[in-house]
Context: one part of a larger RNA
RNA sequence: GGAUGAACGCUGGCGGCGUGGAUAAGGCAUGCAAGUCGAGAGGGUUAGACCCUCGGCAAACGGGUUAGUAAUGCAUAGGAACAUACCCAAAAGUCGUGAAUAAUCCGGAGAAAUCCGGAAUAAUACACGAUGUGCUCUACGGAGUAAAGAUUUAUCGCUUUUGGAGUGGCCUGUGUCCUAUCAGCUUGUUGGUAGUGUAAAGGACUACCAAGGCUAUGACGGGUAGGGGAAGUGAGAGCUUGACCCCCAACAUUGGAACUGAGACACUGUCCAAACACCUACGGGUGGCUGCAGUCGAGAAUAUUCCACAAUGGACGAAAGUCUGAUGGAGCGACGCCGCGUGCGGGAAGAAGGCCCUUGGGUUGUAAACCGCUUUUGUAAGGGAAGAAGUCUUCGGACUGACGGUACCUUGCGAAUAAGAGGUUACUAACUCUGUGCCAGCAGUAGCGGUAAUACAGAGACCUCAAGCGUUAUCC
Numbered sequence: 001g002g003a004u005g006a007a008c009g010c011u012g013g014c015g016g017c018g019u020g021g022a023u024a025a026g027g028c029a030u031g032c033a034a035g036u037c038g039a040g041a042g043g044g045u046u047a048g049a050c051c052c053u054c055g056g057c058a059a060a061c062g063g064g065u066u067a068g069u070a071a072u073g074c075a076u077a078g079g080a081a082c083a084u085a086c087c088c089a090a091a092a093g094u095c096g097u098g099a100a101u102a103a104u105c106c107g108g109a110g111a112a113a114u115c116c117g118g119a120a121u122a123a124u125a126c127a128c129g130a131u132g133u134g135c136u137c138u139a140c141g142g143a144g145u146a147a148a149g150a151u152u153u154a155u156c157g158c159u160u161u162u163g164g165a166g167u168g169g170c171c172u173g174u175g176u177c178c179u180a181u182c183a184g185c186u187u188g189u190u191g192g193u194a195g196u197g198u199a200a201a202g203g204a205c206u207a208c209c210a211a212g213g214c215u216a217u218g219a220c221g222g223g224u225a226g227g228g229g230a231a232g233u234g235a236g237a238g239c240u241u242g243a244c245c246c247c248c249a250a251c252a253u254u255g256g257a258a259c260u261g262a263g264a265c266a267c268u269g270u271c272c273a274a275a276c277a278c279c280u281a282c283g284g285g286u287g288g289c290u291g292c293a294g295u296c297g298a299g300a301a302u303a304u305u306c307c308a309c310a311a312u313g314g315a316c317g318a319a320a321g322u323c324u325g326a327u328g329g330a331g332c333g334a335c336g337c338c339g340c341g342u343g344c345g346g347g348a349a350g351a352a353g354g355c356c357c358u359u360g361g362g363u364u365g366u367a368a369a370c371c372g373c374u375u376u377u378g379u380a381a382g383g384g385a386a387g388a389a390g391u392c393u394u395c396g397g398a399c400u401g402a403c404g405g406u407a408c409c410u411u412g413c414g415a416a417u418a419a420g421a422g423g424u425u426a427c428u429a430a431c432u433c434u435g436u437g438c439c440a441g442c443a444g445u446a447g448c449g450g451u452a453a454u455a456c457a458g459a460g461a462c463c464u465c466a467a468g469c470g471u472u473a474u475c476c
Stems, first nucleotide, its partner, number of pairs: 001476004006472005013340006019333002026296003030293003035057003040054005064251003073176007082168003087164008095129004104119006134145004149156003177223003184214003189211008226248004230241004253274005276287004304330001306329003312326001313324004343373004353364004378413006387403001390399003420465005425446003431460005441448002
């Protein structure tokens, strides 16, 4: 000198774009954050296109955080033994039948959460049979194996298989912090055979056999830490960092487990245990903000319990549409960067006042006053967007903007509404007076102050930067 997710002090006019819980992965009141489909069904209420239940798809995305993790991670380059809902292309099919069950009704238990018994019923829910283009197994004889319908009659579905796209699982090489005051580590350990298991290779797991495997090129242990794209700085080499944005990983009160599913061992799913908190009729229950706001706590320190689905994107739906604290916006903070303004021209009796003085004057200083001008900004009034693509339609047309009456434009008014902070011994741009008297104090370093202090304090003058200026912390 540059930089920061900064904080503190003094000060503070406006706008745009960014950015804002770094500490306690501490605890959380309240509201919202994942639903949708009646063109898959049954029913209840009634006329509201509402509610309950079965069913389908979604809820594994999006959003948050960085606790753990030094390698089951990440980066890069490869590999073979795999999976894949929705989407695209292609081939073939979509026949017949059955038993239940929920909501509902009746009855019962319980404080509640919830649960039990009986009766009835439907489906794209469930089950059985047929067929087999195919697919799987095969001793090549054969064996096994599917489907669901709906409506506006034009489509949307359903089943099997092949290929694709994208996505994911697995394996390998290389790279990836400090420590030897950690030197030996290892028994499923290292390899083989046979099996189990998985979507899939594999000691992943089991049995048997062998005795191996790693290590000074640092094993094992300890400490620290999410990784990368990137960011800061620097001429570069390098050093430091990993906020915001993007990719990957991991986590969801703590620990464990599986279920469902194409996909999870699942943040707002289930079960068990623990701690904590709440309700209780003491028998028993309920909860999980590391989502968006907000609250307490700790802290030097970090925002609104806001508006809207208008746009973009996502889920569902044939669609209309519904949902969406994703997202788009507004609010707060000079936290940062950038831009603009706080007037312009004239004006010497060089006014008054202040300060200094050798008492002559000097300086503040064209500065002010005063005269003329302008109106960025401000304020008032008027006008007023783009962002809109679409959707519906009787084919004429109609409707859709949170931001926002905002940006912007025009007109009126009036210099009107707007300057501070740090410094002035040297480094280092900028000096005098008064007070103080090694005191009070200053200070980044050298140092200054003990009666003429340009170094302390005040005043005047001056210097630098400027809506900021300084200080502190950290990195280069």
A computed fold for a 476-nucleotide part of an RNA from a sediment metagenome, annotated as small-subunit ribosomal RNA, 5' domain. The coordinates come from a structure-prediction model, not an experiment, and the mean pLDDT is 88. The RNAcentral record of the full RNA draws on SILVA. Its Rfam family is "Bacterial small subunit ribosomal RNA". Rfam links the family to the GO terms structural constituent of ribosome and ribosome.